[in-house]
Order: sequence, then structure tokens, then C1' cells
RNA sequence: CCAGUCCCUGUAGCGCCAGAACUCCUCGGUGACGUUUGGUCAGCUGAACUGGCCCUCGGGGAGUUGACGAGGAAGGGGUUUAUCGAAGUCUUCGGCGGAUGCCCCUCGGGUUUCACCGCCCGUAAGGCUUUCUUCAAAACCUGGGAGCGAUCCCGGGCACAAAGGGAAAGCUAGGUGAAGAA
Repeated sequence: CCAGUCCCUGUAGCGCCAGAACUCCUCGGUGACGUUUGGUCAGCUGAACUGGCCCUCGGGGAGUUGACGAGGAAGGGGUUUAUCGAAGUCUUCGGCGGAUGCCCCUCGGGUUUCACCGCCCGUAAGGCUUUCUUCAAAACCUGGGAGCGAUCCCGGGCACAAAGGGAAAGCUAGGUGAAGAA
């Protein structure tokens, strides 16, 4: 370093990387396209040539990046571009896997006390509308740390969402049977 097994911990806008971009090391070549020379420095009076560095192209090796939070779980099965906004010249590109989404069944709640069917939901357990209310991180500024570097980690400051949650008001939402009451 690789593989297998076992145990523990953590995670669900979460994990991963073969494309891509970028960094470092290394090897090599050309200086192309439009008619000449890639740029620069040194040797040389200059050119040619040689060498160093840089740019550029290709091979190899080792790395880095690859979604910012909010919200979301009755059980089983199925399924896959599964909600919401923030940021933004740049990869939050491209892809793989998973997933609290969705569908079906069961269970549960509401729909009149019960049953069945239907409908709406998921234990805070109808739908819609309006008003009020509540809530972010990255970004940005800044301090520190790790790395040759790409870049990464920790902290401080300052804000800013939408869906959703809460409150109020309004509108609206079954059929059959039984029981009970009049």
C1' cells in the first nucleotide's frame, strides 16, 4: 500500500470520481495558423547557433476541486433528473451511488357516535385564500493554521431567502347502513 472479515462511530442536499478543470514533479517535441520569427535574458558587433527562464503542446507520476444552507421519516414493497430558495464572468460543469419525495398495500388520524366505501392526511394526522409572525449558510469583510502549490481547516464580524412552521379571519369539504335523540 492492497484485499478480506469483525467491531465501533458518523452521515441523507448526503457520499463518491473514471470525464473535465486546476496544481506540483518529470520526460519529450514543435513554435505551428496568415508570407518570416513564440516571448525574454545571456554568450556574440549582428545574424545563425547554444544555454537559462517563461508561454504553449503532448506522455508519465502524485495531488486538488467537484452544491451554500432551509425543510423533509408510521411500517413494507416498487420507482428515480425527489421539495425550497441563496450565490453567480468560473466546474453549484459532467457523471455514479444513496436518499426522509412519489406510487401501491397495511396501520393510524380527520371527514357525525359506530361500520363499510370514498376523499384528505401521518401522530402537531382536511383543503384553499388573505393578513401577521418565525427561521439560514455559503457568498462578502477579517484573524489564525496546514501545504512548494492547486487548495484545505478553524475562528470573528455583517447581512440577506423561499418552501415550511405558528397565530387569526374567511371560504370550502361525502354516500349508504346501524345506533341514539326529537
GlmS glucosamine-6-phosphate activated ribozyme aptamer from a Bacillota bacterium, 182 nucleotides, folded computationally. Of the family's consensus pairs, 86% are formed in the model. Its mean pLDDT, the model's own confidence on a scale to 100, is 75. The sequence was found by an Rfam model in a public genome assembly. Rfam family: glmS glucosamine-6-phosphate activated ribozyme aptamer. By type it is a riboswitch. Its family is annotated with catalytic activity and regulation of gene expression in the Gene Ontology.